[in-house]
RNA sequence: UGGGGAGUGGUGUAAUGGCAGCACAGGUCGCUUUGGACGACCCGGUUCAGGUUCGAAUCCUGGCUCCCCAG
Numbered sequence: 001u002g003g004g005g006a007g008u009g010g011u012g013u014a015a016u017g018g019c020a021g022c023a024c025a026g027g028u029c030g031c032u033u034u035g036g037a038c039g040a041c042c043c044g045g046u047u048c049a050g051g052u053u054c055g056a057a058u059c060c061u062g063g064c065u066c067c068c069c070a071g
Stems, first nucleotide, its partner, number of pairs: 001070007010024004018054001026042005047063005
C1' cells in the first nucleotide's frame, strides 16, 4: 500500500429497518451474629461524520482503531 473481517454499558453477548435486551460486574435495601449464597430495585451502551428512510445498531458513502492475508 492492496484485499478481507470486526467495532453495542466496566466485561462478554443478542437484537427481520419499528420501545436497544440478557448475563456477569458495580450501587442501595431485605435476609444473615458476620461473610457468602439468595431476593427486590437501581446504574450504565450502539466507534466518528454525513446520506437514504415516516423510522437506522442494522442499508449506502467517507474517516478512525484493531485483527487476518498478500506484497